[in-house]
Molecule: small-subunit ribosomal RNA
Organism: uncultured bacterium
């Protein structure tokens, strides 16, 4: 000294939560010793027992004893200390610093004195009486017990004078004692200032109360008290009331201010069951004394009596939790006593609790076969680990056994609870002694199984849904250590209440404004004082304790000493800058005069036009009015137009501006009265008169309320029509309060500049209102100065940015308001205000870990501005309608294998009749196919023919019985390791591929700018087909894409030459070149662009391959590869026959042939290229209608074959019809391949001749050799394309343009979104928890008051049987009673909060959120 926690990321703010330290602790594991401390914190609940205060015979009686003594009883003296608690008390109780009107037994000094008489009672004895505790009543006595005289230095009262006041003895001596008085010493009782805890949701309280007089009363002042006078004491500086609490030395923490505590162990207080008295006494209103109530508890013969553990132990309860019914007077103190000595649960000790601190120890050296064992692996090893075993030594502790102290002093003698003690010697033995939390970050320290959002963790963040270093476990390893966590509680971190030491525009947080009390602050001189301020001295500030230094227990804790320290308060002395106080003066704050100015500044009153709208006339006619479109509505009883006259209301167009004025709220038509600020200019006056401002008091838009009034438009609410799923909205058509006046209320606004008032000070430029002043003019504008106010941009400074910036949010003064995490909640209680609406004050249970502010990069938008693209549009031809073919949904089925569903759907499939195949029935089992090790084997395996069987496969019989270079190889069988898996997971992966997209965009190095996320570059301006290229610029290069290199194609030159030709050449193939670069002219031009020229070919000449960063947890685990899991003998392996992938109500996609004459159909005839051929392509002849057959020349191909191209040309015929169109579909009968065509081929001959006549909404393709349209070829394959890959024939329209659809791209712009709009999100209603207010009441508790009743008891009073006797009397506890207050609990029941994976309705916000949002 900081961290983690809000964001996609970032800065701030702000709260939470952790690290640290301590506690009279307590729970969980666990536990060897020893010294020192410590321990009922709750129920000041009740207690059983035992002890905790007595002593003196040297005051004195009686009794009793062996002389010694012993016990009763007066007395004396102590029992007021000592020990315990901490209820009560918020106070002269405490601290501290002081004061005057007092006391004081026992101790210490002085003085003086101690004379002489007296009356009586206890104990004891008798007697009565009670259950007991006790009581009565008689008789007898003593003192140092009590009375009275005497004396009176002192002493008391009194001007004097006078009056009053004491005493006890014991003892042989010595001495101890008594009495009076002074004085000390210690103690103690009153008095003050200062101080001491929350609330104000407690605002007023007081009648002995405040003060005087006089008297009582007290040791002693005083309303202590009583009687009279007087009416006053207190209070915002918080009275009174309530709530809590003993207070201080001190401890804890903390760097210090501070915050918290108030136990041990000093001091003070105050308490003894609870209330209340009073008596004795030097001292009590008394813990172990009276006395009386009251509640408890006991004993009782029931009549009656006894008690007080908050003393020490100890016991019951109650609780999370706190000890032995020990030993001793040996020391220290204490009482008594002349003394010995007696009591002393005070002390001194021991006991028991890891409760706490502090010391020690469980061993130390050596030891690699890195041992066994576990754990983990990349299978190599690696870790627990020198750790253990083993071997050597030690002996602190521990066990046992001699020894042995100080603590004892005052001289001799006696006197130790602790003690079998510390402590020091020897002897046995490694011997008796390790755990606990932790290992994701924060926070040191992690690897395997397991478990799969489950169990479970957790201070925070969070972590578990199938690879969890976060759950449980094993091992490892980290921290601490006789301990270690846990929970509670303070302190710090927390600058998070901020004095040191925060803030308030936008995050919480300026009061709506202003005047002004009290208050706080306060201009210049001088002088004079000093309750503030600064010093110097003195005192006080108990001891312990903290902190320094020394010293004692072996050390340390612990103790002992000396030192400092004690921040405070008093009191005496100096100082006077500063502040105060007081006098004098002063003019620069501030006000006042005089002169002028400008203004929607208030108020009232009058008065104007435009415009609405009614009303009544005229003209007119059929519509108007409204909306995105309508409708409700008005209008033939004449509307809207439109013209005239009248009549009302409310608000005032231009002028008008970021303009002005006002405290602010606010203010606008024109005159008029009246009335408040403001500012400038003169420097005449007064002479600090200021600022600021809690309460207070005025003023305060709208809406709203209350009387009366007026009401033209507007217009909540309500009506209607619309819209719509709904429409209690958003639009329309009506309209009631209200809107306006007057008067009285009301007191809030996003009352805002979200920015409190006042005053100083800090570069500027520029606009604008308004004053003066100068030069200038005749004068006016203009231009310079100088003042007051609005307003822009911006230095330096501030600020989280974002802004602010002489009008501060910058630097300072001085005063007030105000905040302290979100939500509950500006809510509920209570109060005050109000007629009410409600307004002001102003909370807490509960919950949540974020709420939240500016900014930055995406995405998004029913935001914008540029651009782009067969995207629209112009065109052309198509789908969608029919019938077929493929696919694919879906029904079906034993299977209808299985993937792909926007980026699939003639897709994996470039070809499922078996095979394929992966589905379904039915079979086998170390396996069909592979390696390895052992061991055997050459009648094993093949072949052949028989039997079962669909078939694989089983069985048997037969033949036949490997090769060797002799090492073996090779087949086969057992065994055991393993095999095998179209089984899961594409959300575990490689590879590979779709899309967006052949779009033009995606990044980096440095640098620079920002607190930073990030920016710039990559924006901009012009261009492109392009982030193409120019320019300009805090960038300046650069890479991935773009282009370009490469393939083709189109033009050509050379070389080679297999075909071809008769043969040169041509064509055609291969190689090598050449051309094309805006290279040329012209125009306008910064590039660039338009035009032309040559030129085969021109502005990328055409096509192709080639796809930046990235998106979609896009597609593939069934190509192929792979991790991890799952099957493995009735198998998710493995093989076979069959059957299935072809299944059919129907629904989508993709194609194909069609509806026909630009056609069909027959004959005749013309032109290709690309490719392919050996189980092959196959000519020629022949057969057959044909499909094909037979027969093979030729050819591994520029040679020979498929091979006749087809639309085309020519020429007949059909003649607009479901047709000579059209070919589905079915029948027969064949060919072909193939083991095999039935499910299920393709193909030919004849026959049959279905839908369909151009195709709804919708919707595709395509911009030139392209669309149409016409045929070849190939792959895959035995066979089986209408699909694919690919050739060349014929060969078009169209495009003005970019408004609009869809899709990109860039700038910008809002945002609550970032899982990114398929996003976020709000409320009401249904479910379940949970607190807390409300409430008919009901229950307790407290704290007063009014009144009854009045115990003991002091005073007072009267009586007489003079006894402290009886009556009576004030006062007063307990108790009753009534009204009222206050604080809890509790309560049907109605209402609002919060909180909870997936209920319900609907979308209010968030983007112009779809009606901008919000007060």
């Nucleotide at each position: 000294a900081g961290a983690g926690u809000u964001u996609g990321a970032u800065c701030c703010u702000g709260g939470c939560u952790c690290a640290g330290g301590g506690u009279g602790a307590a729970c969980g594991c666990u536990g060897g010793c020893g010294g020192c401390g410590u321990g009922g914190a709750u129920a000041a609940g009740g207690c059983a027992u035992g002890c905790a205060a007595g002593u003196c015979g040297a005051a004195u009686g009686c009794a009793u004893u062996u002389a010694g003594u012993u016990g009763c009883a007066u007395g004396g003296c102590a029992g007021a200390c000592g020990a315990g608690g901490u209820a009560g008390u918020a106070a002269c109780a405490g601290g501290u610093a002081g004061g005057a009107a007092c006391u004081c037994a026992c101790c210490c000094c002085u003085u003086a004195g101690u004379c002489g008489g007296g009356c009586a009672u206890a104990a004891c004895c008798c007697a009565u009486u009670g259950a007991a505790a006790g009581a009565u009543g008689g008789a007898a006595u003593a003192a140092u017990u009590c009375c009275c005289g005497a004396u009176g230095g002192u002493c008391c009262u009194u001007c004097a004078g006078a009056g009053g006041u004491a005493a006890a003895g014991a003892u042989u001596u010595a001495u101890c004692g008594c009495u009076a008085a002074g004085g000390g010493a210690g103690a103690g009782g009153c008095c003050u200032g200062c101080u001491u805890a929350a609330u104000a949701u407690c605002a007023g309280c007081u009648u002995g109360u405040u003060g005087g007089u006089a008297a009582g009363g007290u040791a002693a002042u005083g309303g202590c008290u009583u009687a009279c006078c007087a009416a006053g004491g207190c209070u915002a500086c918080g009275a009174c009331g309530u709530u809590u609490a003993g207070g201080g030395g001190a401890g804890g923490u903390g760097a210090g201010a501070g915050c918290c505590u108030g136990a041990c162990c000093c001091c003070c207080a105050c308490c003894g069951a609870u209330g209340g008295a009073a008596c004795u006494g030097a001292g009590a209103c008394a813990c172990g004394g009276u006395c009386c109530a009251u509640a408890c508890u006991c004993c009782u013969a029931c009549g009656g009596g006894a008690g007080g553990c908050c003393g020490c132990a100890g016991u019951c309860g109650a609780g999370a939790a706190u000890c032995u019914u020990c030993c001793g007077c040996a020391a220290u103190g204490g009482a008594c006593g002349a003394a010995a000595g007696u009591c002393u649960g005070a002390c001194g000790g021991a006991g028991c609790g890891a409760c706490g601190c502090c010391g020690c120890g469980u061993g130390a050296u050596u030891g690699a076969u890195g041992a066994a064992g576990c754990u983990c692996u990349u299978c190599g090893g690696a870790g627990c680990g020198u750790a253990a075993a083993g071997a050597u030594c030690u002996u602190u502790u521990c066990u046992g056994a001699g020894g042995g102290a100080g603590g004892a002093a005052a001289u001799u003698u006696u006197u130790g609870a602790c003690g079998u003690u510390a402590c020091c010697u020897c002897a046995g033995g490694a011997a008796u002694a390790a755990g606990g939390g932790g290992c994701u970050c924060c926070c040191a320290a992690a690897c395997u199984c397991g478990u799969g959002c489950c169990a479970g963790c957790a201070g925070g963040a969070g972590c578990g849904g199938u690879a969890a270093u976060a759950c449980g476990a094993g091992u490892g390893c980290c921290c601490c250590g006789a301990g270690c966590g846990u929970u509670a509680c303070c302190c710090g971190g927390a600058a998070u209440c901020a004095c040191u030491g925060g803030g308030c525009g936008u995050a919480a947080a300026g009061g709506g404004u202003g005047u002004g009390u009290a208050g706080g602050c306060g201009g210049u001189u001088a002088u004079a004082u000093u309750a503030g301020u600064c010093u110097u001295u003195u005192g006080u500030u108990a001891a312990a304790g903290c902190c320094u230094u020394g010293g004692g227990c072996u050390c340390a804790a612990c103790c002992c000493a000396a030192g400092a320290a004690u921040c405070g308060c008093a009191a005496a002395g100096g100082a006077a800058a500063c502040g105060g106080u007081a006098u004098a003066a002063c003019u620069a704050g501030a006000g006042g005069a005089u002169g002028u100015g400008a203004g929607a500044g208030g108020u009232g009153u009058g008065u104007g036009g435009a415009a609405c709208u009614c009303a009544u006339g005229g003209u007119g006619u059929a519509g108007g009015g409204g909306u995105g479109g309508a409708a409700u509505c008005c209008g033939u009883u004449g509307a809207u137009a439109u013209c005239a006259u009248g009549g009302g209301g409310a608000a005032c167009a231009c002028c008008a501006a970021a303009a002005g004025c006002g405290a602010a709220g606010g203010c606008a038509g024109c005159a008029c009265a009246c009335u408040g600020g403001c500012a400038c200019a003169u420097u005449c006056c007064u002479g600090a008169c200021g600022c600021u401002g809690a309460g207070a008091c005025a003023c305060g838009a709208a809406a709203g309320c209350g009387u009366a009034g007026g009401u033209a438009g507007c217009g909540a609410a309500u009506g209607g029509g619309a819209u719509u799923a709904g429409a209690u909205a958003c639009c329309c058509c009506a309209g009631u309060a209200g809107u306006c006046u007057a008067c009285g209320c009301c007191c809030u606004a996003a009352a805002c500049g979200a920015u409190g008032u006042u005053c100083u000070c800090u570069g500027g430029c520029u606009u604008u209102u308004u004053g003066g002043a100068g030069u200038a003019u005749c004068g006016a504008c203009c231009c310079u100065c100088u003042g007051a106010g609005a307003g822009g941009c911006g230095a330096a400074g501030c600020u989280a940015a974002c802004g602010c910036g002489u009008u501060a949010a910058g630097a300072g003064a001085a005063c007030c308001g105000c905040c302290u995490g979100g939500g509950u909640a500006g809510u509920a209680c209570g109060a005050g205000c109000g007629c009410a609406a409600g307004c002001u004050u102003a909370a807490a249970a509960c919950u949540c870990a974020a709420a939240g502010g500016a900014a930055u990069a995406g995405a998004c938008g029913g935001g914008g501005a540029c651009u782009u693209g067969c995207a629209c549009a112009a065109g052309c031809g198509g789908u969608g309608g029919a019938u077929c073919a493929u696919g694919u949904g879906g029904c079906u089925u034993a299977a209808u294998u299985c993937g792909a569903u926007a980026u699939a759907c003639g897709c994996g499939a470039a070809g499922a009749a078996c095979c394929u195949u992966a589905c379904c029935a039915g079979a086998c089992u170390a396996g069909a196919a592979a390696c390895u090790a052992u061991a055997g084997u050459g009648u094993a395996a093949g072949c052949u023919u028989u039997a079962a069987g669909a078939a694989a496969u089983u069985a048997a019989a037969g033949c036949c019985c490997u090769c060797u270079u002799c090492g073996g190889a090779c087949u086969c069988u057992a065994u055991a390791g393993c095999a095998g898996g179209u089984g899961a997971u594409g959300c575990a992966u490689g590879g590979u591929c779709g899309u967006c997209g052949u779009c033009a965009g995606u990044u980096c190095g440095u640098g620079c700018u920002u607190u930073g996320a990030a920016g710039u570059g990559u924006u901009c301006c012009c261009u492109u087909a392009a982030g193409u290229g120019g320019g300009g610029u805090a960038a300046c290069g650069a890479a991935c894409g773009c282009a370009a290199c490469c393939c083709u194609u189109a033009u050509u030159g050379u070389c080679u030459g297999u075909u071809u030709u008769a043969a040169a050449u041509g064509u055609c193939a291969g190689g090598c070149g050449a051309g094309a670069c805006u290279g040329c002219u012209c125009c306008a031009u910064u590039u660039u662009g338009g035009a032309g020229a040559g030129g085969a070919a021109g502005g990328c000449g055409g096509g192709g391959a080639u796809a930046a960063c990235g998106c979609c947890a896009g597609a593939u685990c069934a190509g192929c590869a792979u991790g991890u899991c799952c099957c493995u003998u009735g198998a998710u392996g493995u093989c076979u026959u069959g059957g299935g992938c072809u299944g059919c109500a129907c629904a989508c996609a993709u194609g194909a042939u069609a509806c026909a004459a630009u056609g069909g159909u027959c004959a005749c005839u013309a032109c290709a290229a690309c490719g392919g051929g050996a189980u092959g392509c196959a000519a020629u002849c022949a057969g057959g209608u044909a499909a094909c057959u037979g027969u093979g020349a030729g050819c591994a191909a520029a040679u020979c074959c498929a091979c006749u191209a087809a639309a085309g040309g020519u020429g007949g015929c059909c003649c607009c019809a479901g047709u000579u169109c059209g070919g589905a579909u079915u029948g027969a009968g064949g060919u072909c391949u193939g083991c095999a065509a039935u499910u299920c081929g393709a193909c030919c001959u004849c026959a049959u001749g279905a839908a369909g006549u151009u195709g709804g909404a919708a919707u595709c393709g395509c911009u030139a050799g392209u669309a149409a349209u016409c045929g070849c070829g190939g792959a895959u394959c035995a066979g089986a394309a209408c699909g694919c890959c690919g050739c060349g024939g014929u060969g078009a329209a169209u495009a003005c343009g970019u408004u609009c659809u869809c899709a990109a791209g860039u700038c910008u712009u809002g945002u609550a979104c970032u899982c990114a709009c398929c996003g976020c999100c709000c409320g009401u209603c249904a479910a379940g928890u949970c607190a807390a207010g409300g409430g008919a009441g009901c229950u307790g508790g407290g704290a007063g008051u009014g009144c009854c009743c009045g115990a003991c008891g002091u005073c007072c009073c009267a009586u007489u049987u003079u006894a402290u006797a009886u009556g009576g009397g004030c006062c007063u506890a307990c108790g009753g009673u009534a009204a009222a207050u206050u604080c809890a609990g509790u309560g049907a029941c109605a209402a609002a909060g919060a909180c909870u994976a997936a209920g319900u309705c609907g979308u209010a916000a968030c983007a112009a959120g779809g009606u901008a949002a919000c007060c």